This is a predicted structure of a 73-nucleotide RNA (transfer RNA) from a Candidatus Micrarchaeia archaeon. Its Rfam family is "tRNA". About the family: Transfer RNA (tRNA) molecules are approximately 80 nucleotides in length. Rfam links the family to the GO term triplet codon-amino acid adaptor activity. The coordinates come from a structure-prediction model, not an experiment, and the mean pLDDT is 83. Taxonomically the source falls in Candidatus Micrarchaeia (Archaea, Nanobdellati, Microcaldota).
[in-house]
Parts: sequence; structure tokens; C1' cells
RNA sequence: GGCCCUGUAGUCGAAUGGUUAAGACGCCGCUCUCACACAGCGGAGAUUCAGAGUUCGAUUCUCUGCGGGGCCA
Repeated sequence: GGCCCUGUAGUCGAAUGGUUAAGACGCCGCUCUCACACAGCGGAGAUUCAGAGUUCGAUUCUCUGCGGGGCCA
């Protein structure tokens, strides 16, 4: 330098272009316990990497940039 994949809560990770963006771990509170852990219940936490385009409507499709990974040179 060329090509391909990828970017969503602290971490992992769902979501066929359409109602309020799932779930698990973690965090906080309550119950339980002498206490801790486990378990149960509840809660907070996401402008879905940025910008533009298409569309009535974009996490989703297209383009560009940026970050990460891989292959080739």
C1' cells in the first nucleotide's frame, strides 16, 4: 500500500427497516444468615464509534472518516 471482517451499558452479547434497544456477568438496595457466600426480589446504567446519504421510519442498508482484528505485498 491492497483486500476482508468488525465497532451496541463497566465486560460479553441479542435485536427481520417499525411499539419502551433483550439477556448474562458485574454494580447498588432489600430479603435470607451471627456474619460472609449462595439463592430470591427489585433498581441504576446505552444519544447503538463519528459524519453524510437512502427511506414515512435506520442499531439494521449505502458512502466517507476513525478505532480494533485478519490475509496478501